Predicted 3D model of a 504-nucleotide part of an RNA (small-subunit ribosomal RNA, 5' domain) from Armatimonadetes bacterium JP3_11. It was read from a public genome assembly. It matches the Rfam family "Bacterial small subunit ribosomal RNA". The family is grouped with related families in Rfam's "SSU clan". The coordinates come from a structure-prediction model, not an experiment, and the mean pLDDT is 88. The organism belongs to Armatimonadota, within Bacteria.

Context: one part of a larger RNA
RNA sequence: GGGCGAACGCUGGCGGCGUGCCUUAGACAUGCAAGUCGAGCGGUAGGCGUUCCUUCGGGGGCGCCGAGAGCGGCGAACGGCGGAGUAACACGUGGGUAACCUGCCCCGAAGACUGGGAUAACUCGGGGAAACUCGGGCUAAUACCGGAUGUGGAUGCUUUGGCUUUGGCUGAGGCAUCUAAAGGGUUUUCCGCUUCGGGAUGGGCCCGCGGCCUAUCAGGUAGUUGGUGAGGUAACGGCUCACCAAGCCUACGACGGGUAGCCGGUCUGAGAGGAUGAUCGGCCCGAGGGGCACUGAGACACGGGCCCCACUCCUACGGGAGGCAGCAGUCGGGAAUUUUGGGCAAUGGGCGCAAGCCUGACCCAGCGACGCCGCGUGGAGGACGAAGCCCUUCGGGGUGUAAACUCCUUUUAGUGGGGACGAACGCAGACGGUACCCACAGAAAAAGCCCCGGCUAACUACGUGCCAGCAGCCGCGGUAAUACGUAGGGGGCGAGCGUUGCCC
Numbered sequence: 001g002g003g004c005g006a007a008c009g010c011u012g013g014c015g016g017c018g019u020g021c022c023u024u025a026g027a028c029a030u031g032c033a034a035g036u037c038g039a040g041c042g043g044u045a046g047g048c049g050u051u052c053c054u055u056c057g058g059g060g061g062c063g064c065c066g067a068g069a070g071c072g073g074c075g076a077a078c079g080g081c082g083g084a085g086u087a088a089c090a091c092g093u094g095g096g097u098a099a100c101c102u103g104c105c106c107c108g109a110a111g112a113c114u115g116g117g118a119u120a121a122c123u124c125g126g127g128g129a130a131a132c133u134c135g136g137g138c139u140a141a142u143a144c145c146g147g148a149u150g151u152g153g154a155u156g157c158u159u160u161g162g163c164u165u166u167g168g169c170u171g172a173g174g175c176a177u178c179u180a181a182a183g184g185g186u187u188u189u190c191c192g193c194u195u196c197g198g199g200a201u202g203g204g205c206c207c208g209c210g211g212c213c214u215a216u217c218a219g220g221u222a223g224u225u226g227g228u229g230a231g232g233u234a235a236c237g238g239c240u241c242a243c244c245a246a247g248c249c250u251a252c253g254a255c256g257g258g259u260a261g262c263c264g265g266u267c268u269g270a271g272a273g274g275a276u277g278a279u280c281g282g283c284c285c286g287a288g289g290g291g292c293a294c295u296g297a298g299a300c301a302c303g304g305g306c307c308c309c310a311c312u313c314c315u316a317c318g319g320g321a322g323g324c325a326g327c328a329g330u331c332g333g334g335a336a337u338u339u340u341g342g343g344c345a346a347u348g349g350g351c352g353c354a355a356g357c358c359u360g361a362c363c364c365a366g367c368g369a370c371g372c373c374g375c376g377u378g379g380a381g382g383a384c385g386a387a388g389c390c391c392u393u394c395g396g397g398g399u400g401u402a403a404a405c406u407c408c409u410u411u412u413a414g415u416g417g418g419g420a421c422g423a424a425c426g427c428a429g430a431c432g433g434u435a436c437c438c439a440c441a442g443a444a445a446a447a448g449c450c451c452c453g454g455c456u457a458a459c460u461a462c463g464u465g466c467c468a469g470c471a472g473c474c475g476c477g478g479u480a481a482u483a484c485g486u487a488g489g490g491g492g493c494g495a496g497c498g499u500u501g502c503c504c
Base pairs, nucleotide, nucleotide: 001504002503003502004501006500007499008498009497010496013375014374015373016372017371018370019368020367021333026331027330028329030328031327032326035074036073037072040071041070046065047064048063049062050061051060052059053058081286082285083284091210092209093208094207095206096205097204100203101202105199106198107197108196109195110194111193113147114146115145116144122137123136124135125134126133127132152179153178154177155176156175157174158173159172160171161170162169163168184191185190212258213257214256219249220248221247224246225245226244227243228242229241230240231239261283262282263281264280265276266275267274268273288309289308290307291306292305311322312321313320314319339365341364342363343362347361348359349358350357351356378408379407380406381405388399389398390397391396412445414440415439416438417437418436422431448493449492450491451490452489453474454473455472459488460487461486462485463484469476470475
């Protein structure tokens, strides 16, 4: 000198764009943050219309609309948040997979025949304070289960060709076993279902290389290292297990300890390098602490489940409920970090044929000079120069064209009027009566902070008297202090200016 997610002191007019718990991965009241599909299914409360009966209270039938709950499907593994853990194939980069998976989407081939039994809802009964739960009975499906078909596919055995080379691709064959479906919904039609091949996308696993400190950590290791076999997985593997062998890593730093999410980037620097990893983007990891599996194409699953622990709450003491590191918000901690706002209008996501519904993702608004950028606080004229204040050698000098005064302008703020783009795409605009435009009044409403001994730009007076105080370093102050305090003057920056902390 530059930089900052800053904080503190004094001060503070406007706008745009950004940005805002760096500390307790501390605890959380309340609301919202993941639903959707009636064009998969049975069916209802209720409403409207109509009709019949009526003891005038009402009851029954039919048609239309139609919640809430239930079965079923898809989604809930995305999106959002955090960085505790992790020194590791976690990340970055380059490869491998002949050892793998991939719902929805796209292309191609083929197909969907025939049967069956349940179960929730509902109803009846029971238990419980509650959470909830048990039993009897009825019923549907794109829910579930048999049988058939087998283009195909899988597995085993087998003949043979080509390219390859760990279990790969492909052609022609044979035998055996196994293996599908919802012809449902809607009715111009479309959406679906099943099997197989391919694609696309997303992922799993493996490897080379690269990036912290510590030797005041020197030896470490028993599933340890390898083999055989088996289990397990989508898949290789000591991943797991049985048996066998005794290996494996290490001064090119094993093992241990400390610290830490990694990167694109960011800051600085001429560069090399150093430092850093907020916001935005990619990857990883986490969801009160620890463990586990279930479902599923995908999870060992933030707003799913089970168990243990800690904590909080309810309880009829038998037993139950909960998880903001989602958006707001509260307490606590701290030098310190915002509204319990609006909207799905846009972009994107889930479901749905669609209409649409949901979406604290997102888009906006609010708060904070936290940062960057822009603008304003007026412009021109105006005296050998008012007053006040300061200094003075008492002559005068300074503040100073500064003010007053004259003329002018009206940005921003204010008042009134008009008023969008953003909607491509029928409707639809939260922002927003905002931006912007026009008119009006009036210099009107808008300047501070630090410094003035040297480094370092800017000096006098008074007060004080090693006191009170200053100070980044050198150092000032003990009776004329340009260094303390105040004043006048001056210098610097300016809606900021200084201080502190940290990095180069």